[in-house]
RNA sequence: CCGUGCUAGGCGGGGAGCUAGCGGUGCCCUGUACCCGAAAUCCGCUUCAGCGGGGCACAAUUCCCGCCCGAGGGGCAGGUCCGGAAGGGUCGGAUCCGUGCAAUGCGACGUUGAUGGUGAGGUCCCAUUCGGUGGGCGACCGCGAACCAGGUCAGGUCCGGAAGGAAGCAGCCUUAAGCGGAACCGCUCACGCGCAGUGGGGUUACCUUGCUGGAGUUGGCGGCACGGAUACCGCUUUCGCGGCGUGUUUCGACGGUGGGUGCACGG
Numbered sequence: 001c002c003g004u005g006c007u008a009g010g011c012g013g014g015g016a017g018c019u020a021g022c023g024g025u026g027c028c029c030u031g032u033a034c035c036c037g038a039a040a041u042c043c044g045c046u047u048c049a050g051c052g053g054g055g056c057a058c059a060a061u062u063c064c065c066g067c068c069c070g071a072g073g074g075g076c077a078g079g080u081c082c083g084g085a086a087g088g089g090u091c092g093g094a095u096c097c098g099u100g101c102a103a104u105g106c107g108a109c110g111u112u113g114a115u116g117g118u119g120a121g122g123u124c125c126c127a128u129u130c131g132g133u134g135g136g137c138g139a140c141c142g143c144g145a146a147c148c149a150g151g152u153c154a155g156g157u158c159c160g161g162a163a164g165g166a167a168g169c170a171g172c173c174u175u176a177a178g179c180g181g182a183a184c185c186g187c188u189c190a191c192g193c194g195c196a197g198u199g200g201g202g203u204u205a206c207c208u209u210g211c212u213g214g215a216g217u218u219g220g221c222g223g224c225a226c227g228g229a230u231a232c233c234g235c236u237u238u239c240g241c242g243g244c245g246u247g248u249u250u251c252g253a254c255g256g257u258g259g260g261u262g263c264a265c266g267g
Stems, first nucleotide, its partner, number of pairs: 001267006010056002012030004020046005034054004063260006072251006079244001081243003084239005091234003094230008105221002107218003116212008124201006130194002132191007140181004149174004157166003
């Protein structure tokens, strides 16, 4: 060095999570890599590594170690970033409210006469009249007394020798107190009543109007200033919230590269 038969090791690995810790089932990445059984109300283990059973190829492209690359995952930090949540009312915008300025913005009124001046009346107050409404009383109408109201009093009763007389129930008529009614009428009281009348007072203001005089008057809209409110937009504060990308750190599959690897027999 070659051949044959074995053996160690191999027949996937990694991240987060779970866990005292580790491996596995489940999730994700890588990418192709024996089979069977149980495993989230978890399963197994306590250290060169899942547990139990079976199988394959083999000392190298395949096993082991170092380095490089770096899919992907985790931690931390910060962001003139995007979104979300909860606030603030210093600032800008928007909307609403109030006050003031401005009459060479628009509009409205005005020579059928503005602002102003000067009169009258009304609105206001007091008194009163009339009316209205409501209450009470009267008058009116109806009902209304077993006896203790009136009239007339059948029958019956009483007195009387008789003539005659007396009281008087029921019935009928009437009425008192009282009850009820209602449109008018009379008296009286009250008033959240009246385009009503009369007299007096007042007249700052408003309305109507007479006279005067002869051109302005007016803040309705818009403008400007100030104050207030709202939190719709911007702004701003906070977030142990979600996303995006950045920096740093950690683990790291696949791949690349360098090195290492046993025993027996025969030639």
Bacterial large signal recognition particle RNA from a Thermoleophilia bacterium, 267 nucleotides, folded computationally. NCBI's taxonomy places the organism under Bacteria, Bacillati, Actinomycetota, Thermoleophilia. It was read from a public genome assembly, where an Rfam model found it. Its mean pLDDT, the model's own confidence on a scale to 100, is 77. Rfam family: Bacterial large signal recognition particle RNA. The literature on the family includes a 2003 paper in Nucleic Acids Res by Rosenblad et al., "SRPDB: Signal Recognition Particle Database". From the family's description: The signal recognition particle (SRP) is a universally conserved ribonucleoprotein involved in the co-translational targeting of proteins to membranes. It is annotated as a non-coding RNA gene. Its family is annotated with signal recognition particle, plasma membrane targeting and SRP-dependent cotranslational protein targeting to membrane, signal sequence recognition in the Gene Ontology.